[in-house]
RNA sequence: GAACGAACGCUGGCGGCGUGCCUAACACAUGCAAGUCGAGCGAGAAUGGGGAGCAAUCCCCGAGUAAAGCGGCAAACGGGUGAGUAACACGUGGGCAAUCUGCCCUCGAGUGGGGAAUAACACCUCGAAAGAGGUGCUAAUACCGCAUGACAUUCGGAGCUCUCUGGAGUUCCGAAUCAAAGGUAGGGAUCUUCGGACCUGCCACUCGAGGAGGGGUCCGCGUCUGAUUAGCUAGUUGGUGGGGUAAAGGCCUACCAAGGCAACGAUCAGUAGCCGGCCUGAGAGGGUGAUCGGCCACACUGGAACUGAGACACGGUCCAGACUCCUACGGGAGGCAGCAGUGAGGAAUUUUGCGCAAUGGGCGAAAGCCUGACGCAGCGACGCCGCGUGGACGAUGAAGGCCUUCGGGACGUAAACUCCUGUCAAGCGGGACGAAACCCGGAUGAAUGAAUAAGUCAUCCGGCCGACGGUCCCUCUGGAGGAAGCCCCGGCUAACUCCGUGCCAGCAGCCGCGGUAAUACGGAGGGGGCAAGCGUUGUUCGGAAUUAUUGGGCGUAAAGGGCGCGUAGGCGGGCGAGACAGUCUUUCGUGAAAUCCCACGGCUCGACCGUGGGAAUUGCGUCUGAAACCUGCGGAGCUCGAGUCCGGGAGAGGAGAGCGGAAUUCCCAGUGUAGCGGUGAAAUGCGUAGAUAUUGGGAGGAACACCCGUGGCGAAGGCGGCUCUCUGGACCGAUACUGACGCUGAUACGCGAAAGCUAGGGGAGCAAACGGGAUUAGAUACCCCGGUAGUCCUAGCUGUAAACGAUGAACACUUGGUGUGGCGGGCAUCGACCCCUGCUGUGCCGAAGCUAACGCAUUAAGUGUUCCGCCUGGGGAGUACGGCCGCAAGGCUGAAACUCAAAGGAAUUGACGGGGGCCCGCACAAGCGGUGGAGCAUGUGGUUUAAUUCGACGCAACGCGAAGAACCUUACCUGGGUUUGAACUGUAGGUGACAGUCCCUGAAAGGGGAUCUUCCUUCGGGACACCUGCGGAGGUGCUGCAUGGCUGUCGUCAGCUCGUGUCGUGAGAUGUUGGGUUAAGUCCCGCAACGAGCGCAACCCUUGUCCCUAGUUGCCAUCGGGUUAUGCCGGGAACUCUAGGGAGACUGCCCCGGAAAACGGGGAGGAAGGUGGGGAUGACGUCAAGUCCUCAUGGCCUUUAUGUCCGGGGCUACACACGUGCUACAAUGGCUGGUACAGAGGGUUGCGAAGCCGCGAGGUCGAGCGAAUCCCACAAAGCCAGUCUCAGUUCGGAUUGCAGUCUGCAACUCGACUGCAUGAAGUCGGAAUCGCUAGUAAUCGCGGAUCAGCAUGCCGCGGUGAAUACGUUCACGGGCCUUGUACACACCGCC
Repeated sequence: GAACGAACGCUGGCGGCGUGCCUAACACAUGCAAGUCGAGCGAGAAUGGGGAGCAAUCCCCGAGUAAAGCGGCAAACGGGUGAGUAACACGUGGGCAAUCUGCCCUCGAGUGGGGAAUAACACCUCGAAAGAGGUGCUAAUACCGCAUGACAUUCGGAGCUCUCUGGAGUUCCGAAUCAAAGGUAGGGAUCUUCGGACCUGCCACUCGAGGAGGGGUCCGCGUCUGAUUAGCUAGUUGGUGGGGUAAAGGCCUACCAAGGCAACGAUCAGUAGCCGGCCUGAGAGGGUGAUCGGCCACACUGGAACUGAGACACGGUCCAGACUCCUACGGGAGGCAGCAGUGAGGAAUUUUGCGCAAUGGGCGAAAGCCUGACGCAGCGACGCCGCGUGGACGAUGAAGGCCUUCGGGACGUAAACUCCUGUCAAGCGGGACGAAACCCGGAUGAAUGAAUAAGUCAUCCGGCCGACGGUCCCUCUGGAGGAAGCCCCGGCUAACUCCGUGCCAGCAGCCGCGGUAAUACGGAGGGGGCAAGCGUUGUUCGGAAUUAUUGGGCGUAAAGGGCGCGUAGGCGGGCGAGACAGUCUUUCGUGAAAUCCCACGGCUCGACCGUGGGAAUUGCGUCUGAAACCUGCGGAGCUCGAGUCCGGGAGAGGAGAGCGGAAUUCCCAGUGUAGCGGUGAAAUGCGUAGAUAUUGGGAGGAACACCCGUGGCGAAGGCGGCUCUCUGGACCGAUACUGACGCUGAUACGCGAAAGCUAGGGGAGCAAACGGGAUUAGAUACCCCGGUAGUCCUAGCUGUAAACGAUGAACACUUGGUGUGGCGGGCAUCGACCCCUGCUGUGCCGAAGCUAACGCAUUAAGUGUUCCGCCUGGGGAGUACGGCCGCAAGGCUGAAACUCAAAGGAAUUGACGGGGGCCCGCACAAGCGGUGGAGCAUGUGGUUUAAUUCGACGCAACGCGAAGAACCUUACCUGGGUUUGAACUGUAGGUGACAGUCCCUGAAAGGGGAUCUUCCUUCGGGACACCUGCGGAGGUGCUGCAUGGCUGUCGUCAGCUCGUGUCGUGAGAUGUUGGGUUAAGUCCCGCAACGAGCGCAACCCUUGUCCCUAGUUGCCAUCGGGUUAUGCCGGGAACUCUAGGGAGACUGCCCCGGAAAACGGGGAGGAAGGUGGGGAUGACGUCAAGUCCUCAUGGCCUUUAUGUCCGGGGCUACACACGUGCUACAAUGGCUGGUACAGAGGGUUGCGAAGCCGCGAGGUCGAGCGAAUCCCACAAAGCCAGUCUCAGUUCGGAUUGCAGUCUGCAACUCGACUGCAUGAAGUCGGAAUCGCUAGUAAUCGCGGAUCAGCAUGCCGCGGUGAAUACGUUCACGGGCCUUGUACACACCGCC
């Protein structure tokens, strides 16, 4: 996708044609479904009507009717169902010379004459009933003899034809046997007992022959699954005699024989009615067997026969059983798988309808009767088909809902409006086809006949008959009026947005959606699809080449048997004749009809139906032909396949016996002394009873060093000292011989490593188990010391393996190169080589080709042929059960339930590795100083709290945001206010200034009052302010996982990419790898690559040297002046310096190394040398890293509050824990005094000198300075001198008390500083851990930002100024190459 006898959900207007218990072959109430014939026969009512009679009663009609009986035919058809059946049941094609056939058709012959009964009926008896019995009467187309009788049957004889050789047909002769029934219509003559005989017609009957149609039986072929069913069979297989049947036959029986079937699947088990067909599919196939048609089987279950032409009989009989019903308990009745219908079962399947009008059937001479067959109607969208639910026009693109970037967009010509139409439905009216026969009446004709009779036949005219149904159809009426839903919209797959929800609720066919922006859930709008339906579920086929015949595979994805031998089977070399089985071809028959295809036709079309035709039915049978080609068959013959004989050499091929040396261990003896042994380190162990070591002697077992080699042999497993015996195979060389003898190989049989098992030996070493010692968190392990089975031999069993080349065997063909083992040939030589070459093994590299790739490649995984084995998603599981084998262990064979959406192969890019190689980095090492211990400062966690606002969390959060929280800041808490609002804006209306100042109230905000009072103007008003309303504001509220921007980090690491080309099926690769080199993907060389970009480097700033220019506020060498002193002054422009511009460094030069390179090492010169030092500069990307509280911003939330104003409080809390720091623990020090030298900065709301006051913080006064001028500002360590003398100290300064200073509205919570007093811990810091490679660490002070005030923090500045680096093994991080990978949110993985 298609299909369905479907069911379920939602929905539902009409019609036509079909179709409807797939489940319980479960049970059934009720009605109907098979009768008919009086023209076979006998008998024969009643209700009712009429009449007579007073009545009882009788007569007539009803009526020779109904009902019943005898008899005939039918009931064996038609209708239902699919339980059984794996079978000659079915399909197909044949046979019967082994057969039957009522009714029907044709032909022949005939129907003479008798007899005896019996139902009905009557009477009696029994029984509840169903029914039964007895006696008596009677008829027939009922029954029974007799006659006749053949062409019939049987037997005997003779002949002919055919034949499948068994017989069949036919002719003649003879013998035996067997028949019958009448009914009815008409009739002139003849006869008559007046009934009739008789004649004629029709029907019926008997015996035969033939036909048609229908059965019976036999055979070939076809017809599901299971081998975890491998053997089955005693009437079994055959024969003879007999029986039986319509008929062959073990169909049955007696006897005899011992057969028959089976791997081409017997037997057994399961399942199943079979077919035409139907569904699907391109086909081949697969599935199916409803409706229609053919066959079979069955009829409550099982069994049996009877009748009959036909049954072993759905609506017959008998017996048995179960069930149901009736019963007077003694007995009886019944069989819906006929049509309706009921119950039950079930997801589920209809009316207890009408009619025999048509078609068909039974009976009948016929009328006719019967017919739940059938024709119709009813119910169900169950299916197919058709129709409708309106058409045209209509833009202010209405309203409305929806979306929106707020502009608009889409629903959408859709609606409204206007103009039309009239299908369907509704109503009125008209109104069919299906009907023609039979039959009846009439007419004409024909044959028969003696007949103008009767009957029959043909034609014509008229008549009779419609369930459906007043239905189909047609006209008219009115009026858009009554008629649309369902599913879907993440991908597959056509159709997208909003809202709600927030891993919830839910969806889902697969993948998968949903954890606050869901096109996937639910709703809405919109859209897509189909449409009186639409979806869902179930089932089948397809896609699926996913069982592969067409049309697959097996080195690594599932899959080659461990190996051989060989049976059945399959397949098989060359040549020439034969025959024609396969094969091909011709003819004929069959392959029913329906279905399917084609054409035409009928319903308005269509579905549906009809007619005709061919085609098809791919099959089977039959006949003819072909032999060119192929296979098979029998025969002849060939040598190249295969094999045999002969001559050679090679080999761990196999079996048995014997021999040998080295080594280990043990025993004995000697020498000798304290250890040995073992390991990463040890210990257990051995040893003073003398080990280990060493020497000599002996015992015993096992294995065979070197040779030894991708060397050899073997089928595989496997085989290794030497010798002998026996033995298999292969190879080479040469003739000769056999003549296809071959290949493969299911089952079977044999071999088969190690371990294991049984029995008996043996046992040196080694060594599962076991013991001990270590290791470890543990260590049932790895390591060590011991040690038993076992390992060895003999005999037997086991039968497995990564039994691997993960590659079955055989044969043929298809470019090459190079080794090696065996044998041979050629050339050459005295000879050995070298070289060329043949065959046979064994390796490597590679062409074409193949392969998913890896790879294979004459030893194929290439190209072909033959045969065998095996595979069909992963797990469950090589498990369970069964069977076979085994002593056992176990082996072989070998499932299912259930479960998953994968499991897997090869290759790619990364990442990772307690993989490898190369190389970097204060990464380690070498050093110096710290942290971790103390006190304090500061940040964080935790705890506490009304609040302790928030963020940051490994490196890369924690002196971080914060370059500075007393109020403010401030976001938090408490309380008091406020609501167009503290700030901003649009618009409408109103009022008028607002602000400022003062007073009252209040904690303040706020509220009230007083005072004061504007500008422009076109004179309308406007600006501005306030009030009111509307729209809007505001939010440090949430989401950094919706974002922009900015930042951190890897990392200043050397990487990250692109274009074109090339290679690869592709992912991708190449370039970027390689050889060197560098700090560097820096450069050089090479190279299927050639170039390019972002990074590196350089360009920029600063610092180091020099030069030029300039010379104040900076400088002062020379000259002069002056001072106690000072560039203080004149002056100078040299120097320092300042700040502009230049120079300089580039491996430029030399030597050596290197590849004539890049580059490296050394040297010269130089202030500086190999990027001189420092800074700025941060590739592609990673971490959903950080930030919505800098800012910006989507969405959400809030709007008398999460906004805003104010007072106070909090962010400063404190049992604790951590990070970062400061100060110390002291003598390289503290203190006291004296004294020297910076740099870089800052300063007008500012820096603030000198002087004076104060012990001091500071105060006072206020010079100078918007600063190379003045100020901050004394730099400190250092140096000189003194003191302290190792002590919790003259170290250390915490803490606390008192007294002060300064800033500020205000220092209580909660500032800094000063003085006096106090004088804590701390004596160098556990595990661990940090920084630093030179002007660096360490140490010393100075400045600045923030800032009213507050610095141990941060950012800068200079002073003094080290030690060490052997080196890259290891720990950490990183770069490149390579390797493994089951990792890819990538080892913090996976499992």
Molecule: small-subunit ribosomal RNA
Organism: uncultured prokaryote